[in-house]
RNA sequence: AACGCUGGCGGCAGGCUUAACACAUGCAAGUCGAACGCCCCGCAAGGGGAGUGGCAGACGGGUGAGUAACGCGUGGGAAACGUGCCUUUCGGUUCGGAACAACUGAGGGAACUUCAGCUAAAACCGGAUACGCCCUGAGGGGGAAAGUUUACGCCGAAAGAUCGGCCCGCGUCAGAUUAGGUAGUUGGUGGGGUAAAGGCCUACCAAGCCGAUGAUCUGUAGGUGGUCUGAGAGGAUGAUCACCCACACUGGGACUGAGACACGGCCCAGACUCCUACGGGAGGCAGCAGUGGGGAAUUUUGGACAAUGGGCGCAAGCCUGAUCCAGCAAUGCCGCGUGUGUGAAGAAGGCCUUCGGGUUGUAAAGCACUUUUGUCCGGAAAGAAAUCUCCUGGUUAAUACCUCGGGGGGAUGACGGUACCGGAAGAAUAAGCACCGGCUAACUACGUGCCAGCAGCCGCGGGUAAUACGUAGGUGCGAGCGUUAAUCGGAAUUACUGGGCGUAAAGCGUGCGCAGGCGGCUAUGCAAGACAGAUGUGAAAUCCCCGGGCUCAACCUGGGAACUGCAUUUGUGACUGCAUGGCUAGAGUGCGUCAGAGGGAGGUGGAAUUCCGCGUGUAGCAGUGAAAUGCGUAGAGAUGCGGAGGAACACCGAUGGCGAAGGCAGCCUCCUGGGAUGACACUGACGCUCAUGCACGAAAGCGUGGGGAGCAAACAGGAUUAGAUACCCUGGUAGUCCACGCCCUAAACGAUGAAUGCUAGACGUUGGCGAGCAUGCUCGUCAGUGUCGCAGCUAACGCAUUAAGCAUUCCGCCUGGGGAGUACGGUCGCAAGAUUAAAACUCAAAGGAAUUGACGGGGGCCCGCACAAGCGGUGGAGCAUGUGGUUUAAUUCGAAGCAACGCGCAGAACCUUACCAACCCUUGACAUGGGACGUAUGGGCUUCAGAGAUGAGGUCCUUCAGUUCGGCUGGCGUCCACACAGGUGCUGCAUGGCUGUCGUCAGCUCGUGUCGUGAGAUGUUGGGUUAAGUCCCGCAACGAGCGCAACCCCUAUCUUCAGUUGCCAUCAUUCAGUUGGGCACUCUGAAGAAACUGCCGGUGACAAGCCGGAGGAAGGCGGGGAUGACGUCAAGUCCUCAUGGCCCUUACGGGUUGGGCUACACACGUGCUACAAUGGUGGUGACAAUGGGGAGCGAGGCCGCGAGGCCAAGCCAAUCUCAAAAAGCCAUCUCAGUUCGGAUUGCACUCUGCAACUCGAGUGCAUGAAGUUGGAAUCGCUAGUAAUCGCGCAUCAGCAUGGCGCGGUGAAUACGUUCCCGGGCCUUGUAUACACCGCCCGUCACACCAUGGGAGUUGGUUUUACCCGAAGCCGGUGCGCGAACCGCAAGGACGCAGCCGACCACGGUAAGUC
Repeated sequence: AACGCUGGCGGCAGGCUUAACACAUGCAAGUCGAACGCCCCGCAAGGGGAGUGGCAGACGGGUGAGUAACGCGUGGGAAACGUGCCUUUCGGUUCGGAACAACUGAGGGAACUUCAGCUAAAACCGGAUACGCCCUGAGGGGGAAAGUUUACGCCGAAAGAUCGGCCCGCGUCAGAUUAGGUAGUUGGUGGGGUAAAGGCCUACCAAGCCGAUGAUCUGUAGGUGGUCUGAGAGGAUGAUCACCCACACUGGGACUGAGACACGGCCCAGACUCCUACGGGAGGCAGCAGUGGGGAAUUUUGGACAAUGGGCGCAAGCCUGAUCCAGCAAUGCCGCGUGUGUGAAGAAGGCCUUCGGGUUGUAAAGCACUUUUGUCCGGAAAGAAAUCUCCUGGUUAAUACCUCGGGGGGAUGACGGUACCGGAAGAAUAAGCACCGGCUAACUACGUGCCAGCAGCCGCGGGUAAUACGUAGGUGCGAGCGUUAAUCGGAAUUACUGGGCGUAAAGCGUGCGCAGGCGGCUAUGCAAGACAGAUGUGAAAUCCCCGGGCUCAACCUGGGAACUGCAUUUGUGACUGCAUGGCUAGAGUGCGUCAGAGGGAGGUGGAAUUCCGCGUGUAGCAGUGAAAUGCGUAGAGAUGCGGAGGAACACCGAUGGCGAAGGCAGCCUCCUGGGAUGACACUGACGCUCAUGCACGAAAGCGUGGGGAGCAAACAGGAUUAGAUACCCUGGUAGUCCACGCCCUAAACGAUGAAUGCUAGACGUUGGCGAGCAUGCUCGUCAGUGUCGCAGCUAACGCAUUAAGCAUUCCGCCUGGGGAGUACGGUCGCAAGAUUAAAACUCAAAGGAAUUGACGGGGGCCCGCACAAGCGGUGGAGCAUGUGGUUUAAUUCGAAGCAACGCGCAGAACCUUACCAACCCUUGACAUGGGACGUAUGGGCUUCAGAGAUGAGGUCCUUCAGUUCGGCUGGCGUCCACACAGGUGCUGCAUGGCUGUCGUCAGCUCGUGUCGUGAGAUGUUGGGUUAAGUCCCGCAACGAGCGCAACCCCUAUCUUCAGUUGCCAUCAUUCAGUUGGGCACUCUGAAGAAACUGCCGGUGACAAGCCGGAGGAAGGCGGGGAUGACGUCAAGUCCUCAUGGCCCUUACGGGUUGGGCUACACACGUGCUACAAUGGUGGUGACAAUGGGGAGCGAGGCCGCGAGGCCAAGCCAAUCUCAAAAAGCCAUCUCAGUUCGGAUUGCACUCUGCAACUCGAGUGCAUGAAGUUGGAAUCGCUAGUAAUCGCGCAUCAGCAUGGCGCGGUGAAUACGUUCCCGGGCCUUGUAUACACCGCCCGUCACACCAUGGGAGUUGGUUUUACCCGAAGCCGGUGCGCGAACCGCAAGGACGCAGCCGACCACGGUAAGUC
C1' cells in the first nucleotide's frame, strides 16, 4: 500500500505503483498605442478592436516510454566555442528608395484561398562613414544604425556576469546454454561542414581497431543527492523534495531565433477520432480539474492572484491550474478526548466452582465535581510593506534621476469572521479489533463428536471428558485493530568483515604446462602502491549535535559538524613493487654406487586344458542337494605313445618392489624413462601452483584385418519353482588374444588436490651409506612402506611426522531433498554415448556419526517333556458338555490364538433370570428428610374376583421399644408436595480393586565414583561354576535394593511328652480290644533331633565347585506345596464390588403369571463309554485314605426283582453313621457285530419338589443303533510319575461323564542337543522404534497438475540485400516569374517558383536472429 471489521476531533505530510490506453468540456502564454497605419465609441480628453512590428511562446508545469550511454555521478580539460535580456568601457546614430497586410471590390458552405486596387512604420532594401572589427595572396578588400520633447532606445567593438555546447580519467545491473565483433570500420592526407575539436561528412591511401581485466549479442533499467534496513560491512530501493537527462499520438524533417530541430509552432508519412454541401478540412491532457477503460487501488470539472515568483510594459496594469489556499479519503506521522474523585451491601446479572466460595470488580449504581472535544452566543488577529508621496544626507550644474536613513499619509487579504480569546448549558456528543497449544502476553466451562471447522511453522486439535473447532469469561493494542503483499534483519543459510570439502553437499581419474596468482638472503637507487600534512572540491535539502518558532509533539527554522570520495601538492622510505649489483640454505647439472613385475620390441621354455592319429580295453562316463539334458557298443570314460594349436605363467610371492595415475609377474637379448644414496665440483632463485590447453587413462563397447585352446554375455536345452525370461547343470556365439584407429568412463577410493616448513615416541619391513666390535650382531643416518600411540584436531567415528595437527601459497569444488546429472542448446564421437547443464512442479524433510532396545531363514554359549527315546491318548463312533452358526417373541450377557470354548455357572423345572409376551404399580421393592391425618404391635386362619401380582372382606391370638415416667423420644400405616430412590442401561479405550500371561524365566534397578559434548556406558562385561546376577577369581569401580536361595506348611527317620473315642506284645476275658489291665508297638498331636559337600579320595587355579566313596531313614535343592521382581499385552472384568462422565425417570425403575436361556441342516473344542479275551458274565470275598453328617447321616429289622418304602437304635461323632472300596482271585464264554458295545425307543415304576409337558435323576422288563483301534494333523507324561482302579467332598429340595481332593496296583524310556517351539547371556548387521504381524520397491487401472517432444500454426523482436522514395535541407539547372541594386536601354546580379540529382522516413520483396 490494498482488503476485512470498526470509527470522535485537530495539526502536519503524502495521494494512478496498472493502460507513455483513448479522451467530451473549461481553463493552463501572453503583452506593448511611449514603433505604425486603419476602423469604432466619444464634443474633447480618453478608451476599445483586428492587423503590421517588437519582446516573450527554448522558462515555468507534466511524464519515465526509450536509453547499459560520457546518459548520470565525481574530478579534470580547451592554443577548439557561443551567449538575447543585465553590468562596465570606447565610438557612432547619416542620406535615400521600393513594397506588403489591415482596408475596399470579386469568388466560396466552412477552414480559408485566389485575383484586382490603396497605404504607414523602430517592417524591408540600397548608398555614405569605420577608432576598434572581419578576410587577405599583406598590395588590398568587406561590413551598421531608428527614431525622439525628455525619458527610453538603436548600431559597431572590447570586457564581465550568467547560461549553454564539446572532450577526457574513474565509477555505474544480469546472462558464456551470447566467443569472436567491426568496411566509415581504425588511422592518415586534401576538401566540406559547424558557434566549436573530431569519420561529423566526402575523395584517396594504409589495414587497422575492440575482445576472457568479457568485446559482440540478449534480457532488464531513466541516473544521482537520498530512502528503508543493519552493530557494521552490506542488502534492497530511487514515491514526495532537489539536480541532471530523455520524451510530448507514432516515425521523419527542417524553419524562425541569442537559444529549439520546439508539450499547448510549421511541413510530410502512418494509425485513430471528429466535421463536410463529398470538392475538401480539423485534432493531439505524459499541463490543472474531469470522463471512459485497466486495476486490489489513488481526490474537486473549487477559490484567488492577497503573498512568493515569472512574461510584457516607462508605468498604471494585464496574464499566470507556476504558486498560495480550500475540498475528499484514518493513507501515514503527531497530539487530544470518550470523564475525574469518592464509593464494599464486595449489589444484581454473567462465568467458574472442591458448593465453602472465587472472578468480572471500585468496575457499576449512588454521592460530589470538572467541561478538553462537540453545540450555541460574542469578540477577534499575524500573514502587508513595498511600489506612491514628504523630509534629511550622498552624488550632480541640478530642488532631474539614482541611492542610504527617517517621518507622516493613503490603498491592497483568496484563505476567512479562520486561528485564537471570552461566555452559556450539560456527563452531556464519542470504543473497537485481534488473540488465548508452543513460538507469544493470556485458561477454564459449555456446545460439537475424524462432523462442522482451524492452521504462519511445528501441527493429531477433532472418532463423547477439545486450554488448538464454535460460544462465553480472560490477554494485548487502541481510533484504530487484524489480514494479505513487499524489503532488510535474525541467516556465520554465499561466510570481505565471517563458512566449508575422509564418512553429512563438496578434491577434477592422473600428469605436463602458457597466461595469471604467490615467491629465498643481501646492498644501492626510484617513489607506482602505502603512510602523513596542506589546498580545492564534495550543490541545497536529508541524517547527527546545539539553539529558536507554532500551548507540546509531529512539523518548520538558525548555526555547526559530517558527507568515510575525487583531484592537486609537499614529505617519509619500514613493507610490496620497479631497476642495477652480490650470495647459496630452494631448484638444477656433472661424478661414483644401487634396487626394481617401470615402458617398448624381438626371441625362447615347461606344466596344464582341448582337439587329432594309433594302440590296450569294456560299459558306462559326466553332472547334481537330487536329477535330467549331454557323451558312449559307429567303442566313450580310463590308460600308453605321437602330433597340432591358442592362451596364461604354479612354486619363489610377501600389510614385498616399480610407476603420475590407470596399472605392471616364466626366462633371455636390445632400446628406453624415472628414483634412491655418497663425497665433492659447478650454475646462481633458474622456484611453487595452474583457468583455457595438451598428453595418458581399467573394464566393457565400436571400426578394419588376423587369431580362436580354455572361459563365456546373448541364445538353446535340462532342472528348480505357483511362475523362474534367475540362482544349479549340459552346450554355446560375440568377446576375451594380436596389429592399427576410436571411445574417455568406473566405489578411476586413502571416498583424503599439489607444494613447503614446524610439532613426543615405540615396534616391524624395503633400498643405500657410515661406525663399532663378539664376523653376525648392535648403533647411527637418508629415502620409501606398515602397525600402535602423545599433544592437538574432529559432530562422533576416527586421524595422529605418509595428519584429518599448527601455518603459508595456488588450483578445483559445495550451498535442503526430489525433479536430475535429466530436458533444451552447444562441443566431441562411426555409433553407443560423453561433456557442459537448467526450469516448472513437489516435499518438510533428505542426510552423517554414535546410543538403547527389538529383530535376523547372523555367530558363540546355555536351559526347558522343546525335540529325540518311550507309554497312553485326541482327531473316526454313540452320548455328555461348552462354543460358533442358524432359528426364534426371546433363544439374556460376557469370554476369542497360546492366555475364549466341562470358561463366569461349587449345579437354569418355578425361583435363580439379567431375555420375551401379557397384566399391574409410580416418592416407588429399598435409604434419608418435611408436612398433615391416623393407628399406636406382630402373627395365624379364612371368603370372594383374578393366571397371579393385586383388590375387597371376615375371624382368632397378641398389644412395640427406650424412658429422666412428661404421649417425652423413637416406631408403624395412609395421604400430599418435593429433594430423591432405582437402573445386570453405555463406556474395562476415563478408572480403583482383582485376575490371566510371558514365567518360578533369572533377571530388573539404584546411590556415589569414573568415562563420554550428549543419548548413555561402567557396575551387570570377562575366566570358571551353578537350578539360579548361585558362588569364586579378575577388573574404575565400590556398595546397595527388588527378585534367586533360606526362613513357612505337608511328607520320609528317630527321640521326648501325652494316652481317649486310638492300640494290644505280655496276663486274664469275650462272638467281637467286648471288658479288666497296659501305653511297649501302631496311630494321634505337640516339642525336638537329623543333612552341612560335614568326612575320605580324585579333579580344578592351593578358589568356587564337580566326580566317586563311606556312614546314614534320607546325599548333594531328599520329594511336594505356598511364595510370581521391573515390566509387557490400552490383555480380562462397569454383569461380584467400588467409581468419573453420559443416558432413562408412569420407565431402560418395580411386581406377577407363562415362556425362553434346554431350539437344530451343520462346524469346532473338552470329556465319558466303547470297539473286547491284559476282556465280558457269574461266583468268591482280602486290604485303604481323604472327607461329610441335625430340616442331617441313618445301623438293624420288615416289604419290594429294583429304584425305594415302612418302623427304628445310635451319633452334635478317632465312640454312631455314610461305607459296599475297586482293580484282585476262581469258574465260564472262544473271536462273532458276539454272553462285546450300550445309544435309541416302548411299557411299568421310584424319589425330590407347590409343580418334572416344554425341561430332573433313578429302577425293572423289553428294544439292541453306530462302533472291529480311527486320514492329515495333534496332546499329556521323566517315578510312586504315566497308565489303571475305586472312594470322598463342595454346590444342592432334586440333578455330575464336570470340578476339587483321597488312597490302591504300578511301568517304559532319555544316545544326545543337528533340527521344531519357547527362553537366558555375550557379540554382530539394520534404511526397524506401533519395533519383522516392522519397513518398503516397481508395473498396471482411473482422474488431475506441471514440464519436455510433436506434423505444424501464429505473434513479437532484430539483421542483411534489393525495390519504392513523401516532406525537407544541400547541390545542379536557367526555356518561367519578379518592386528595391547596377545599367540610358537591352540586359545583368540576386530572389521566387519549376525541373533534375544525392541523402532519407513510411511502405514492399527475399533470406536469416532471438
Molecule: small-subunit ribosomal RNA
Organism: uncultured bacterium